[in-house]
RNA sequence: UUCCGAUAAUGGUAAACCUAUUGAAAGAUGGGGACACAAAACCACGGGCCUAAGGUAGUUUACUACUACGGUAGCCGGGUAACCGAA
Repeated sequence: UUCCGAUAAUGGUAAACCUAUUGAAAGAUGGGGACACAAAACCACGGGCCUAAGGUAGUUUACUACUACGGUAGCCGGGUAACCGAA
RNA backbone atom coordinates (compact mmCIF):
# COMPACT_ATOMS: atom_id res chain seq x y z
C1' U A 1 0.00 0.00 0.00
C1' U A 2 -3.78 -3.57 -1.43
C1' C A 3 -7.15 -7.22 0.01
C1' C A 4 -9.92 -8.34 4.28
C1' G A 5 -13.42 -7.06 8.37
C1' A A 6 -13.62 -8.24 15.74
C1' U A 7 -19.05 -9.44 20.25
C1' A A 8 -12.31 -4.04 19.54
C1' A A 9 -12.00 1.49 19.96
C1' U A 10 -13.41 6.49 18.33
C1' G A 11 -17.14 8.20 15.74
C1' G A 12 -20.81 8.28 11.59
C1' U A 13 -25.34 7.40 8.61
C1' A A 14 -30.65 6.67 9.34
C1' A A 15 -35.54 2.41 6.69
C1' A A 16 -40.67 2.24 7.97
C1' C A 17 -43.83 5.67 10.27
C1' C A 18 -45.36 10.89 11.94
C1' U A 19 -44.83 16.03 10.60
C1' A A 20 -43.68 20.71 7.70
C1' U A 21 -41.96 22.50 3.02
C1' U A 22 -41.36 21.37 -2.15
C1' G A 23 -42.66 18.74 -6.79
C1' A A 24 -47.23 17.00 -12.17
C1' A A 25 -45.65 12.52 -10.05
C1' A A 26 -41.81 9.40 -8.58
C1' G A 27 -39.19 11.63 -5.15
C1' A A 28 -36.30 15.39 -2.38
C1' U A 29 -35.25 18.57 1.99
C1' G A 30 -35.88 20.08 7.47
C1' G A 31 -37.64 18.14 12.43
C1' G A 32 -38.99 13.70 15.23
C1' G A 33 -37.92 8.42 14.91
C1' A A 34 -34.53 3.67 14.24
C1' C A 35 -35.06 -1.07 10.25
C1' A A 36 -30.54 -1.65 9.31
C1' C A 37 -25.44 -0.27 7.30
C1' A A 38 -17.76 -1.13 7.13
C1' A A 39 -18.58 2.77 2.85
C1' A A 40 -26.07 3.19 3.97
C1' A A 41 -19.69 8.73 1.88
C1' C A 42 -19.53 11.24 -3.21
C1' C A 43 -20.49 10.67 -8.94
C1' A A 44 -26.62 8.77 -12.75
C1' C A 45 -21.12 6.31 -16.51
C1' G A 46 -23.55 0.90 -17.79
C1' G A 47 -27.74 -2.23 -16.47
C1' G A 48 -32.25 -2.52 -13.42
C1' C A 49 -36.38 -0.23 -11.06
C1' C A 50 -40.02 4.08 -10.08
C1' U A 51 -42.65 8.29 -12.16
C1' A A 52 -44.83 10.45 -16.99
C1' A A 53 -45.33 16.97 -16.41
C1' G A 54 -44.03 17.90 -21.43
C1' G A 55 -43.97 15.29 -26.17
C1' U A 56 -45.75 11.53 -29.75
C1' A A 57 -49.54 8.14 -31.38
C1' G A 58 -54.41 6.20 -30.92
C1' U A 59 -59.21 7.20 -29.63
C1' U A 60 -62.70 11.17 -29.46
C1' U A 61 -63.46 15.03 -25.14
C1' A A 62 -62.18 12.00 -21.63
C1' C A 63 -59.16 8.16 -21.58
C1' U A 64 -55.24 4.65 -23.29
C1' A A 65 -50.26 3.38 -24.95
C1' C A 66 -45.19 4.78 -25.57
C1' U A 67 -41.39 8.09 -24.10
C1' A A 68 -36.64 10.95 -19.19
C1' C A 69 -34.78 15.74 -20.52
C1' G A 70 -37.31 13.72 -13.74
C1' G A 71 -35.76 10.30 -9.87
C1' U A 72 -33.37 6.02 -7.11
C1' A A 73 -25.99 5.77 -4.82
C1' G A 74 -30.33 2.04 1.29
C1' C A 75 -30.98 -2.50 -6.38
C1' C A 76 -26.35 -4.20 -8.88
C1' G A 77 -21.83 -3.08 -11.50
C1' G A 78 -18.14 0.82 -12.34
C1' G A 79 -15.36 5.34 -10.90
C1' U A 80 -13.44 8.79 -6.90
C1' A A 81 -11.43 10.16 -2.48
C1' A A 82 -11.86 8.23 3.28
C1' C A 83 -11.82 6.37 9.54
C1' C A 84 -9.99 2.15 12.64
C1' G A 85 -6.60 -2.39 12.71
C1' A A 86 -7.82 -8.18 15.81
C1' A A 87 -7.38 -12.60 12.84
This is a predicted structure of an 87-nucleotide RNA (c-di-GMP-I riboswitch aptamer) from Iocasia frigidifontis. The prediction has a mean pLDDT of 87. NCBI's taxonomy places the organism under Bacteria, Bacillati, Bacillota, Clostridia, Iocasia. Rfam family: c-di-GMP-I riboswitch aptamer. Gene Ontology term of the family: cyclic-di-GMP binding.